[in-house]
RNA sequence: GCGCUGGUAGUCUAGCCUGGUAGGACAUCAGCUUCCCAAGCUGAAAACCGGGGUUCAAAUCCCCGUCAGCGCA
Numbered sequence: 001g002c003g004c005u006g007g008u009a010g011u012c013u014a015g016c017c018u019g020g021u022a023g024g025a026c027a028u029c030a031g032c033u034u035c036c037c038a039a040g041c042u043g044a045a046a047a048c049c050g051g052g053g054u055u056c057a058a059a060u061c062c063c064c065g066u067c068a069g070c071g072c073a
Base pairs, nucleotide, nucleotide: 001072002071003070004069005068006067007066010026011025012024013023020056028044029043030042031041032040049065050064051063052062053061
């Protein structure tokens, strides 16, 4: 330099092909329970790498950039 894959709450990840309410686990916070802690139960807050395009509507499709991994040179 070229190609491929990936970037989603604090962490890990589903959803992307086939556009239409962003979901799960752990963690955090509050409540219940308990003599206390832990565990358990209930509830809450919290996310689509950046920019542009297409579309009524984009995490999803297209383009550019950026970061990470892999391959080739």